[in-house]
The part of an RNA shown here (small-subunit ribosomal RNA, 5' domain) has 537 nucleotides and comes from an uncultured bacterium. The prediction has a mean pLDDT of 83. The full RNA is in RNAcentral, with records from Greengenes.
Context: one part of a larger RNA
RNA sequence: GGACGAACGCUGGCGGCGUGCUUAACACAUGCAAGUCGAACGGACCUUAUGGAAUAGUUUACUAGGAAAUAAGGUUAGUGGCGGACGGGUGAGUAACACGUGGAUAAUCUGCCUGGCACACAGGGAUAACACUGUGAAAACGGUGCUAAUACCGGAUACGCUCUACUGAUUGCAUAACUGGUAGAGGAAAGGGGGAGCCCGGUGCGAGAUGAGUCCGCGGCUGAUUAGCUAGUUGGUGGGGUAAGAGCCUACCAAGGCGACGAUCAGUAGCCGGCCUGAGAGGGUGAACGGCCACACUGGAGCUGAGACACGGUCCAGACUCCUACGGGAGGCAGCAGUGGGGAAUUUUGGACAAUGGACGCAAGUCUGAUCCAGCAAUGCCGCGUGCAGGACGAAGGCCUUCGGGUCGUAAACUGCUUUUGUACAGAACGAAAAGGCUCUGGUUAAUACCUGGGGCUCAUGACGGUACUGUAAGAAUAAGCACCGGCUAACUACGUGCCAGCAGCCGCGGUAAUACGUAGGGUGCGAGCGUUAAUC
Repeated sequence: GGACGAACGCUGGCGGCGUGCUUAACACAUGCAAGUCGAACGGACCUUAUGGAAUAGUUUACUAGGAAAUAAGGUUAGUGGCGGACGGGUGAGUAACACGUGGAUAAUCUGCCUGGCACACAGGGAUAACACUGUGAAAACGGUGCUAAUACCGGAUACGCUCUACUGAUUGCAUAACUGGUAGAGGAAAGGGGGAGCCCGGUGCGAGAUGAGUCCGCGGCUGAUUAGCUAGUUGGUGGGGUAAGAGCCUACCAAGGCGACGAUCAGUAGCCGGCCUGAGAGGGUGAACGGCCACACUGGAGCUGAGACACGGUCCAGACUCCUACGGGAGGCAGCAGUGGGGAAUUUUGGACAAUGGACGCAAGUCUGAUCCAGCAAUGCCGCGUGCAGGACGAAGGCCUUCGGGUCGUAAACUGCUUUUGUACAGAACGAAAAGGCUCUGGUUAAUACCUGGGGCUCAUGACGGUACUGUAAGAAUAAGCACCGGCUAACUACGUGCCAGCAGCCGCGGUAAUACGUAGGGUGCGAGCGUUAAUC
């Protein structure tokens, strides 16, 4: 000199864009953060329309009445499907194939998506909801009976699918790969909307895309005041296991394997793109943004599923907190806000789904503390302002003085001008065109219906926000501080103090004329900031 997720002291006008618990992975009140589909299903309830029963009144054919049933629309607890493995947080652990980089997978899986081939036949038994009922303070858990499905189950059919046996060609470094052939065995499915040949779905197979698993070479911390370490340990065989290779697991056999090219042990640490610095080499660092990993009160385990060993799922154990009728239950902010605590120190219990993106849905749409915005903080960077011009041999006042004067100083007053910013009023956005409606046209079709590609016209939708921006009005009006002045280092005098009080980054100042302490005047530097401190180049 640079730089900062900074803090502290003094001070503080505005805007744009960023950033904001580095400490206790400490404990958490409250609200919200993952739902959605009625076009999978049976119900329940509500509304409307048709309908007109029971019953009542009487003059026996009228009035009142409004049940069952049917149709349409709506709401939805439950069954079922998809999603809760994404998105969001944190860095505790981890020195490891965790990460980076380059490869391997002939050792693998992949829901939704894209395009291709083929298929969807004919049946069955349940169960929630519901009704009745029981136990319990609650959480919740039963019993009996009824019912549906794109829920569940067996049967048929089936390929280039799976398995078994036999047997060729070609290729590969090899285990081996490959629509080769023959024989045998095994394995599917679901419907819904509906005028439908249409649309949305279902099943099997092979391909792509995307995502993931596993393995290997190389690379990046400290300590030898850690020198030996290892028993599933190292290898083999049989078996098991996984989507998949493997001591991954197991039985038996052998005695191996690693290490001064630093094993083992101990300490520290998420890794990287990057960021800071530096001419570079290098050094430091890993906040924000992006990629990967790990974790979700602590430890363990599996279930479901294409995918988890699963932050807002389940079970077990533990610590802690809460409820309790003492029998038993409930909970997990390292999601967004917020509270206590710790700390030098870090924000609102805000708005909206308008945009972008995500989940579900045919869609309309619903949900979304992701996200977009607003709020707070000079926390950082950048920009703007606090006025401009004229104005004295130079007011008053302050300070100094050799008492002549010097200086603050064109500074002020005063005159003229301007109005950024601020204030008031008025106008007022971009971000929003997709979707929808009408129409023309192409495909499909018997069809001018649906569905779908394209063109034209039209209409709706904005949290921010009456914000940005624009115009008008009055008026210099609303806006300057901080540190320093002995040398390094730009900037000096007076008074006070008297080795005291104090200063100090280093050298060093202070014991009666201190440019070094304190105050004042003056000056220097930077400026909405200035200085100090910590770690770092």